Overview
This is a predicted structure of a 583-nucleotide part of an RNA (large-subunit ribosomal RNA, domain V) from an Acidimicrobiia bacterium. The source organism's lineage runs through Bacteria, Bacillati, Actinomycetota and Acidimicrobiia. It was read from a public genome assembly.

Context: one part of a larger RNA
RNA sequence: CCCGCCAUAAGACGAAAAGACCCCGUGCACCUUUACUGCACCUUAGUAGUGAAUGUUGACGCCGUAUGCGCAGCAUAGGUGGGAGACGUUGAUCCCAGGCUCUCGGGCUUGGGGGAGUCACCAGUGAGAUACCACCCUUACGACUUCGACGUUCUAACUGAAACCCAUCAUCUGGGUUCAGGACACUGCUAGGCGGGUAGUUUGACUGGGGCGGUCGCCUCCUAAACUGUAACGGAGGCGCACGAAGGUUCGCUCAGGCUGUUUGGAAACCAGCCUUAGAGUGCAAAGGCAUAAGCGAGCUUAACUGCGAGACCUACAAGUCGAGCAGAUGCGAAAGCAGGUCUUAGUGAUCCGGUGGUCCCGCAUGGAAGGGCCAUCGCUCAACGGAUAAAAGGUACGCCGGGGAUAACAGGCUGAUCUGGGCCAAGAGUUCACAUCGACGCCCAGGUUUGGCACCUCGAUGUCGGCUCAUCGCAUCCUGGAGCUGUAGCAGGUUCCAAGGGUCCGGCUGUUCGCCGGUUAAAGCGGUACGUGAGCUGGGUUUAGAACGUCGCGAGACAGUUCGGUCUCUAUCUAUGGUGGG
Numbered sequence: 001c002c003c004g005c006c007a008u009a010a011g012a013c014g015a016a017a018a019g020a021c022c023c024c025g026u027g028c029a030c031c032u033u034u035a036c037u038g039c040a041c042c043u044u045a046g047u048a049g050u051g052a053a054u055g056u057u058g059a060c061g062c063c064g065u066a067u068g069c070g071c072a073g074c075a076u077a078g079g080u081g082g083g084a085g086a087c088g089u090u091g092a093u094c095c096c097a098g099g100c101u102c103u104c105g106g107g108c109u110u111g112g113g114g115g116a117g118u119c120a121c122c123a124g125u126g127a128g129a130u131a132c133c134a135c136c137c138u139u140a141c142g143a144c145u146u147c148g149a150c151g152u153u154c155u156a157a158c159u160g161a162a163a164c165c166c167a168u169c170a171u172c173u174g175g176g177u178u179c180a181g182g183a184c185a186c187u188g189c190u191a192g193g194c195g196g197g198u199a200g201u202u203u204g205a206c207u208g209g210g211g212c213g214g215u216c217g218c219c220u221c222c223u224a225a226a227c228u229g230u231a232a233c234g235g236a237g238g239c240g241c242a243c244g245a246a247g248g249u250u251c252g253c254u255c256a257g258g259c260u261g262u263u264u265g266g267a268a269a270c271c272a273g274c275c276u277u278a279g280a281g282u283g284c285a286a287a288g289g290c291a292u293a294a295g296c297g298a299g300c301u302u303a304a305c306u307g308c309g310a311g312a313c314c315u316a317c318a319a320g321u322c323g324a325g326c327a328g329a330u331g332c333g334a335a336a337g338c339a340g341g342u343c344u345u346a347g348u349g350a351u352c353c354g355g356u357g358g359u360c361c362c363g364c365a366u367g368g369a370a371g372g373g374c375c376a377u378c379g380c381u382c383a384a385c386g387g388a389u390a391a392a393a394g395g396u397a398c399g400c401c402g403g404g405g406a407u408a409a410c411a412g413g414c415u416g417a418u419c420u421g422g423g424c425c426a427a428g429a430g431u432u433c434a435c436a437u438c439g440a441c442g443c444c445c446a447g448g449u450u451u452g453g454c455a456c457c458u459c460g461a462u463g464u465c466g467g468c469u470c471a472u473c474g475c476a477u478c479c480u481g482g483a484g485c486u487g488u489a490g491c492a493g494g495u496u497c498c499a500a501g502g503g504u505c506c507g508g509c510u511g512u513u514c515g516c517c518g519g520u521u522a523a524a525g526c527g528g529u530a531c532g533u534g535a536g537c538u539g540g541g542u543u544u545a546g547a548a549c550g551u552c553g554c555g556a557g558a559c560a561g562u563u564c565g566g567u568c569u570c571u572a573u574c575u576a577u578g579g580u581g582g583g
Base pairs, nucleotide, nucleotide: 001583002582003581004580005579006578007577008576010575011574012573014570015569022404023403024402025401027400028399029396030395031394032393035201036200037199038198039197042193043192044191045190046189047188048187049186051154052153053152054151055150056149057148058147059146061144063142064141065140066139068137078136079135080134081133082132085119086118087117094113095112096111097110098109099108100107101106158181159180160179162178163177164176165175166174167173204216205215206214213233217239218238219237220236221235222234240385241283242342243341247301248300249299250298251297252296253295255279257275258274259273260272261271281290282289284347286345287344288343305328306327307326308325311322312321313320317386330339331338332337353379354378355377356376357375358374359373361372362371411458412456413454414453415452417451419447420446421445422444423443424442428438429437465540466538467537468536470532471529472528473527474526475525478503479502480501481498482497483496484495485494486493505519506518507517508516509515546564547563548562549561550559551558552557
């Protein structure tokens, strides 16, 4: 060196299972609810199946009877018309008793007595006789018809999981006889309410993982690298309007501030002079503009017009922006001219659907109409602002699928803020004396054990804390060894340098690492090794499914809160290592 055999499990990011954690998907399922929208159930009302009688009561109509009071006036005059007579032994005036009504004066009416007249026309009043007749109004009463409402009763619909008989050897069902209930119950239809009982769904995106927070459209500035444009959860601010003058035009004016002077009067009021290109002002943020003014006034006004629009800017589209000029009508100006809103850039919303006004249009055989088109205009914090619907929240540790190392938790990597160690300077402490020892304010490094940042391999899986076992390395050395300085007398120390050969405990508490405590020791070192080591063990913790408490939530459920319980697979192919045999 080659080939075996027996072992051990450090590696082959070993095997197994298209990661269950995490994120993503306009994925799924189930669960919840004061998410949305249906449906069942329940309920209320109407109506049909659904009939009879009666009482009370309501409405319309018809009939009869009554009813009607300002003042003047015999007196309680409803309106209009006719009308000169009407009523009366078929019982008038009058008297008594009762009822109704009432404006308390009367009116109407019933019964009895009684026995012959009573009322009107004529005067007063806007209106003349309820003397008499007709039609009608207001209000009231009575009768009737119809339609209701409520109550009571009935029986024939309908009902009986009441009894008996029969089919029939039958707790079904049907028929029959009774009984009980009864137009209710029940059922259909229509409409309202309620409605996680049930169903279908929704529950945004960005994001140095996700969630929580914040943001989402438009305008201005910087970032922006001297055209334009240009990102970030980069740095700063604004908008979701306003104005009939704050628009148009003609004419005119010049601001802020300072100095000096001057009554009340002051730092600033108004006045005068000088200096001053703009520091003022601009309806509102910023920028760019603006004194020839775009700033400030006055006069007259409505171009804050209608129909267009050459040509450009911007731009994926859709949008957005500028615009000379032509026609019409107009304002101002002597005119030339200017005027299609405002110094400019924000002040916003596509399409569908619908409303309103107009209109030469279409209009289902024809004429109309309904309805539509076209022109004008209105209705969205559709603000997640290119707007999925008219209409929508949550839970899942019971979970599932498709994916991702495009993206988190472990480990590694990069970084080294933080951390650990060292150095420089030396103010100061150290009685004196910076440097025996310590060292502020600061500065410079190293390391890669902490907490982080980044998200680079791994999500078709790299098992995660602690313990046990077995280790191996570093040295920034705990002990043992050697040395310098000392604020080293000695003993014992402090500090620094060299040094990794060997060593570096047993217990109590806790899942603990750590830590505290007890007792020892020469010492009871600090770290790395996937916070060494689960194809070596454990499984107490964390981190599934069960259950409970506190808290949060209406709830389903949730909690780096707690608590009890809770399946740890692999026969070693290769590398590696130890032992052993052969060549």
It matches the Rfam family "Bacterial large subunit ribosomal RNA".